[in-house]
Molecule: transfer RNA
Organism: uncultured Spirochaetaceae bacterium
RNA sequence: GCGAGAGUGGUGAAACUGGUAUACACGCUAGUCUUAGGAACUAGUACUUCGGUGUGCGGGUUCGAGUCCCGCCUCUCGCA
Numbered sequence: 001g002c003g004a005g006a007g008u009g010g011u012g013a014a015a016c017u018g019g020u021a022u023a024c025a026c027g028c029u030a031g032u033c034u035u036a037g038g039a040a041c042u043a044g045u046a047c048u049u050c051g052g053u054g055u056g057c058g059g060g061u062u063c064g065a066g067u068c069c070c071g072c073c074u075c076u077c078g079c080a
Base pairs, nucleotide, nucleotide: 001079002078003077004076005075006074007073010026011025012024013022019063027045028044029043030042031041032040046053047052056072057071058070059069060068
């Protein structure tokens, strides 16, 4: 340089053919329990001016985009 794949929470990740963004697990915080800790159980865990905003960044298509199109960035694999 060419080709392919990937980027969503604190982490791994789900989201069906474009139609409510956070399912599930782990982690973390608080509580219950315990002499204490662990385990277990319960609740919470993107931002917010509470109206909304947010899927690597910037545009586009559409009534509607994490999903489709264009450009860019980063990472992984293959070819040279």